[in-house]
RNA sequence: GGACGGUUGGCUCAGGGGUAGAGCGCUGCGUUCACAUCGCAGAGGUCAUAGGUUCAAAUCCUAUACCGUCCA
Numbered sequence: 001g002g003a004c005g006g007u008u009g010g011c012u013c014a015g016g017g018g019u020a021g022a023g024c025g026c027u028g029c030g031u032u033c034a035c036a037u038c039g040c041a042g043a044g045g046u047c048a049u050a051g052g053u054u055c056a057a058a059u060c061c062u063a064u065a066c067c068g069u070c071c072a
Base pairs, nucleotide, nucleotide: 001071002070003069004068005067006066007065010024011023012022013021018055026042027041028040029039030038048064049063050062051061052060
């Protein structure tokens, strides 16, 4: 330098045009003498950045940034 894949709550990951989700973690309450487990509730995301297409974009297109694999 070229090809391909990835970037979504604190972490690991779903979701591939129509209200952003799960597990773990965190907070509160219940349970316990207490802790753990378990149950219930809650907080936490401008979906890497910018532009474009569309009535509508995390999702489609383009560019850029970062990470990874392969080729030279």
The RNA shown here (transfer RNA) has 72 nucleotides and comes from Parcubacteria bacterium DG_74_3. Its mean pLDDT, the model's own confidence on a scale to 100, is 84. It matches the Rfam family "tRNA". Rfam's curators write: Transfer RNA (tRNA) molecules are approximately 80 nucleotides in length. The family's RNA type in Rfam is transfer RNA. The sequence was found in a public genome assembly.